[in-house]
RNA sequence: UGAUCCUGGCUCAGAAUGAACGCUGGCGGCGUGCUUACACAUGCAAGUCGAACGAGAACUCUUUGAGCUUGCUCGAAGAAAGUAAAGUGGCGCCCGGGUGAGUAACGCGUGGGUAAUCUGUCUUCAAAUUCGGGAUAACCCGCCGAAAGGCGUGCUAAUACCGGAUAACAUCAUGUACGCUGAGGUGUAUGUGAUCAAAGGUAGCCUCUACAAGUAAGCGACUGUUUGGAGAUGAGCCUGCGUACCAUUAGUUAGUUGGCGGGGUAACGGCCCACCAAGGCGACGAUGGUUAGCUGGUCUGAGAGGAUGAUCAGCCACACUGGAACUGACACACGGUCCAGACUCCUACGGGAGGCAGCAGUGAGGAAUUUUGCGCAAUGGGCGGAAGCCUGACGCAGCAACGCCGCGUGAGUGAAGAAGGCCUUCGGGUCGUAAAGCUCUGUCAAAUGGGAAGAACCUGUGCAUGGUAAACAAGUGUGCACACUGACGGUACCAUUGAAGGAAGCACCGGCUAACUCCGUGCCAGCAGCCGCGGUAAUACGGAGGGUGCGAGCGUUAUUCGGAAUUAUUGGGCGUAAAGAGCACGUAGGCGGCAGUGCAAGUCAGGUGUGAAAACCCGGGGCUUAACCUCGGAAGCGCAUUUGAAACUGUGCUGCUUGAGUAUGGGAGAGGGAAGUGGAAUUCCUGGUGUAGCGGUGAAAUGCGUAGAUAUCAGGAGGAACACCGGUGGCGAAGGCGACUUCCUGGACCAAUACUGACGCUGAGGUGCGAAGGCGUGGGUAGCAAACAGGAUUAGAUACCCUGGUAGUCCACGCAGUAAACGGUGAUCACUAGGUGUAGCGGGUAUUGACCCCUGCUGUGCCGCAGUUAACGCAUUAAGUGAUCCGCCUGGGGAGUACGGCCGCAAGGUUAAAACUCAAAGGAAUUGACGGGGGCCCGCACAAGCGGUGGAGCAUGUGGUUUAAUUCGACGCAACGCGAAGAACCUUACCUGGAUUUGACAUCUGCGGGAGUGCUAUGAAAGUAGGAUGUGCCCUUCGGGGAGCCGCAAGACAGGUGCUGCAUGGCUGUCGUCAGCUCGUGUCGUGAGAUGUUGGGUUAAGUCCCGCAACGAGCGCAACCCUUGUCUUUAGUUACCAGCAUUUCGGAUGGGGACUCUAAAGAAACUGCCCCGGUUAACGGGGAGGAAGGUGGGGAUGACGUCAAGUCCUCAUGGCCUUUAUGUCCAGGGCUACACACGUGCUACAAUGGGUUGUACAAAGGGUAGCGAGCCUGUGAAGGAGAGCCAAUCCCAUAAAGCAGCCCCAAGUUCGGAUUGGAGUCUGCAACUCGACUCCAUGAAGCUGGAAUCGCUAGUAAUCGCGGAUCAGCAUGCCGCGGUGAAUACGUCCCCGGGCCUUGUACACACCGCCCGUCACACCAUGAGAGUUGGUUGUACCCGACGUCACCGGGCUAACCUUUUUAUAAAGGGGGCAGGUGCCUAAGGUAUGACUGAUGAUUGGGGUGAAG
Repeated sequence: UGAUCCUGGCUCAGAAUGAACGCUGGCGGCGUGCUUACACAUGCAAGUCGAACGAGAACUCUUUGAGCUUGCUCGAAGAAAGUAAAGUGGCGCCCGGGUGAGUAACGCGUGGGUAAUCUGUCUUCAAAUUCGGGAUAACCCGCCGAAAGGCGUGCUAAUACCGGAUAACAUCAUGUACGCUGAGGUGUAUGUGAUCAAAGGUAGCCUCUACAAGUAAGCGACUGUUUGGAGAUGAGCCUGCGUACCAUUAGUUAGUUGGCGGGGUAACGGCCCACCAAGGCGACGAUGGUUAGCUGGUCUGAGAGGAUGAUCAGCCACACUGGAACUGACACACGGUCCAGACUCCUACGGGAGGCAGCAGUGAGGAAUUUUGCGCAAUGGGCGGAAGCCUGACGCAGCAACGCCGCGUGAGUGAAGAAGGCCUUCGGGUCGUAAAGCUCUGUCAAAUGGGAAGAACCUGUGCAUGGUAAACAAGUGUGCACACUGACGGUACCAUUGAAGGAAGCACCGGCUAACUCCGUGCCAGCAGCCGCGGUAAUACGGAGGGUGCGAGCGUUAUUCGGAAUUAUUGGGCGUAAAGAGCACGUAGGCGGCAGUGCAAGUCAGGUGUGAAAACCCGGGGCUUAACCUCGGAAGCGCAUUUGAAACUGUGCUGCUUGAGUAUGGGAGAGGGAAGUGGAAUUCCUGGUGUAGCGGUGAAAUGCGUAGAUAUCAGGAGGAACACCGGUGGCGAAGGCGACUUCCUGGACCAAUACUGACGCUGAGGUGCGAAGGCGUGGGUAGCAAACAGGAUUAGAUACCCUGGUAGUCCACGCAGUAAACGGUGAUCACUAGGUGUAGCGGGUAUUGACCCCUGCUGUGCCGCAGUUAACGCAUUAAGUGAUCCGCCUGGGGAGUACGGCCGCAAGGUUAAAACUCAAAGGAAUUGACGGGGGCCCGCACAAGCGGUGGAGCAUGUGGUUUAAUUCGACGCAACGCGAAGAACCUUACCUGGAUUUGACAUCUGCGGGAGUGCUAUGAAAGUAGGAUGUGCCCUUCGGGGAGCCGCAAGACAGGUGCUGCAUGGCUGUCGUCAGCUCGUGUCGUGAGAUGUUGGGUUAAGUCCCGCAACGAGCGCAACCCUUGUCUUUAGUUACCAGCAUUUCGGAUGGGGACUCUAAAGAAACUGCCCCGGUUAACGGGGAGGAAGGUGGGGAUGACGUCAAGUCCUCAUGGCCUUUAUGUCCAGGGCUACACACGUGCUACAAUGGGUUGUACAAAGGGUAGCGAGCCUGUGAAGGAGAGCCAAUCCCAUAAAGCAGCCCCAAGUUCGGAUUGGAGUCUGCAACUCGACUCCAUGAAGCUGGAAUCGCUAGUAAUCGCGGAUCAGCAUGCCGCGGUGAAUACGUCCCCGGGCCUUGUACACACCGCCCGUCACACCAUGAGAGUUGGUUGUACCCGACGUCACCGGGCUAACCUUUUUAUAAAGGGGGCAGGUGCCUAAGGUAUGACUGAUGAUUGGGGUGAAG
């Protein structure tokens, strides 16, 4: 999609998450837990050292003194205490912790380099640790300030600061020798010269010296300090490779690139400066823009990949924003400094303070993320000799189902299958062994009791021992033992107690997708991931019962990967689905023939280094298990280095000829360019002839023509195009090229040899060519002809047709650069069956020669195998099989559009999106349907005829209108004289009014009566009330029972012509009595499907024959059935009567069985016979015979299906509705109305007629509540009385047209009969609304009917009468019957309908289909837009804080040097400081650009939207 295959998008099922939300929530373990780099109250997060230094409290306690107020005050000493706090100094603060703003970068990852470097603390080795000096904080005093803070005078110490000495294996300079080397250097050894150090502290000892007590010098231990070497660690710098998107970012760069020389740094370097040169980067993507911390890893995936970068770990960057330096081993420093800015706070208004992206916490934001907890017990860090102190690192606890893992909410038994719920076909089923009941267990939770590991250090004590010391001791180092230390926490764990007790939800149940029923709702409410559900029977909405899935969770939302081979390396495509550039040349690039040889870049193999840890995987171990933790291994496919191999790729060299090319000889060609020439035709001009039309069309008109056209003859002019040949023929890269000749010129092909020696293929950019149309300039212009004008056509006709006609078409020179530029098929090479044409060239055979035949190469067609393709198709000219290179595609629409760029004179071209929107769009093929496509065929379909309708009057139905009601249904054919085969009441369903409620009708229960019949009152009736009479039927064991009837009562129920014909059955209409509709098996096709059923004939027919991958079969057709037409047999009453007899003359009677007829059985017709045609067929044409001839006529009979056709008002029936009414009864009314419109009919308009008189011939029916003869009455309808007939007997019942005679004489009539008046008849309770008929009178319209339209092909049309059903009565309708009885059919072009084949299709609700655009309305996103307003950024300039550096430094100045002498001083020098100047520079400002966002009156197109 009706169905199919393919393409192609959308969607879902899986896994995952720092998640959030909804419902729910028992326990434990392990983890995890701001989005706004927004702003932050409060507390804490970095200190420590008295064994570097000076100084040094207080509370309080003890002792004591004084005062006295007897428990207070004051004072002294001691302890507190060398403590706190503060200061100098040392070390630390650069770690640890946080965050991801910036960064597209040597930032990160990985591998190297540093011979271009530094490294505090630590380890080790070597050496040293000397002599001096001047200050300063703290402190005291004074001063300023609100504060923060600051200033001045004075005192003082050091491991603070400064000077001197000494010193090399240090550094520098300069020699010599040797080694290594990356060739630049560098290492080692050895000379010479110059330069540079320091600090002590603690606990001890007395051998030496001094004083002679023990201390100091001293000694030695530990520690510190200084110098140097080495190591370790950490860091800096350089570098190969890798590291997002945009080309609608293509050029960028002036310190830029390099050099020389300097400066600077720990160090190389334009890092900085001066000079010189002009370079550097870039399509292998520079520059610019956007986004982003990178990695180990994490998630997903079979993998390759894709996505991601929370927690943990490595690196980087940042610390309110921007800039800067200082200190230091290391910083340009999160909890440091300075400046600028924004913000917040304090203020006495002068001025100050601050930085949670540390841990908690607050506000704000948000869908959303925790405690202002405990502890340094452990691990780690800082300081310290140590004790120890500090540590929001960390260890723990708290909150949160946020995640992972584990456990539980009980187990067994238990059928009366309880109650109850739900469903039900009312039988039952299900929840369901589920519950209850009985028997057990004790996990978790609760209570009580017990109770760990995590603890080892350090330190102290004791012991042993090493160094020192003569030795003891002491001190120090090592080892052993004991003691001390727990935030978590009375936690884990164990035991006891009692008790099934305290512990289950969430989502889903139409398909995908496991799981179905009822009720409610009624396109509403709602659902929905996609398809889609809902309009009265919803497994899809809501509820319930049941079920399914998962389970302390379950769903939803968001996001990622997967499925998606839907970006395709693994692993896709491009003829028609999206997709081959219009074509070529060619740059870069990619790829590239055969042989030899060298190298070893790629490649392959081995080794080495690295690839952090954690993670993943494997194997162990520890928590009861698991999650989790831990140990070991493997892996890490990478990078680097090294050793080898040499087939292939690469590269160097040497060759080769087959790829490619050149030369020679040929022929073919609308190949290209230029010049010239030619004839036919059109038009125009001139002249002649000639006269009224020409021209044009479907038909016309405009137009031309008497001023002479058209036609015709002669001459001339001019432009354009080249008939025939001419051909799926030729040439060209494509576009394209067509008369002939000449010149210039490109390419291809064939043949034979020679030469070059891979010179090749493709080709991003680039360049050129490029139909028609268009543009510019200048020519030209015969014909044709956009625009335009006129005439037609048309509803309109800005078209198609006609008459004219300008650009243009032509030429030259330019531009443009597109086409369905198509073979819708890129270029090149190779391979893979054939057959048959054609063009060019050649070879062979044969021939005198030409043909013919065979064969090679090149081009161009057709058919076809394998193969391929979704199919169609392609198929040596591939869309087959391979190779190389390029271009292009990734759902439809928006859109080849907007913006931007480039090109263009313009038109426009090229490059080329997004928002938004849809769930499809598409290809090929299939079956139908349709076509104002084709072929064949049929039908009263047309045509040919006959008669009608449409005009009139009336009848009848419908619509509309009216009405209380005009009951309802039927609406193209296929509703409308239809349901209705018959509405005065009834019918009747409608309206008005009066009544009734278990009911008018059915069944059941109880009670009572007794069927029934007739009467009275009242009332319109229904009904209500009364009284009279009377006891039936069946069975009987005579006791009774049964059936039926009436009334009363109660409820179950009755009832409904109420709704749904779109819930249905049944029945019916219609296509259509059209010839079709299918199946089984087989075959073909991936499949839907096809075949059969098509084809050739033929038929009324899918009827039959032949052929055929089909062979058979079924429902239809036909036949069988009825009727009619002929005959025979049988039978002969009520029918019949030939012959015979009788007769009242009537088949009436006897009789007959012949005939008609009746009604049963048969016969007959079958293309059977003949001729011809046809395929020896089917069959057709003709003929004979026959009652009938090719289905004899008619009827019944209606395939699969279509129309949601009609009917719930025939009947039946689901559901819904109603139940003192939508049921039932009754009276009256209505269905019969009437400005109008339509359908179907009747009667006419007349003379083929009307009237009247006479007269002839049917068939088929009906009849007892009936048909009713003959007779009488009436003008008549009819009435009276009434024979016969339950019917081949009697009756209805005279058939009429016809025929014969007479009248009418063309007129609104002797046509026509409507309407109306009067009088009647009949039916019926009853003819007013509202019957039919009769008589008298009246005498309307109408003189054959517009457009249009219907029926009919033979006993038909037409015409004429007769009967029946319904029915009391009522027929122009309906259904039947016979009488009279035509015309025409050439034919299938057209209209309508149908059948078969074929074709096209974007239709499948199937042409009453589908569908396009404008307009109007609403909404949405977007482009343009005078502008407005932000952000980022460039350039030029101005201003320029702090600060480094440089310079100045007149002011100030302790150490060092010199001089002087007033010597605790002064002067000078050196050095330093304040201050100043300069360069640079953040922020700021001015001007001018670029990019980007928001917004904007108006405007452009686009999308979507219910029936405009």
RNAcentral holds the sequence, with entries from ENA, Greengenes and SILVA. The RNA shown here (small-subunit ribosomal RNA) has 1508 nucleotides and comes from an uncultured organism.